[in-house]
Molecule: transfer RNA
Organism: Actinomycetes bacterium
């Protein structure tokens, strides 16, 4: 300097072809227990790396940065 891949919840992670943002852990309640832990039930938690453009509509499609990977020179 070029290329490729990732960037969503407090963590791992999902979400083809654009059309109501989702699992599980963990956190909080609650049932259960003498009591804890397990287990089962429920409740919060995200304007999706920024920044622009495209559309009625964008997590996805396009452009440009930022970050971590990993390759080539």
């Nucleotide at each position: 300097g070029c290329c490729c891949g990732a960037g969503u919840a407090g963590c791992u992670c999902a979400g083809a072809c654009g059309g109501c943002a989702g699992a599980g852990c963990a956190g909080c309640g609650g049932u259960u227990u003498c009591g804890u832990a397990a287990a089962c039930c429920g409740c919060a938690g995200g304007c999706c790396g920024u920044g622009g453009g495209u559309u009625c509509g964008a997590g996805u499609c396009c452009c440009a940065c930022c970050u971590c990977g990993g390759g080539c020179u």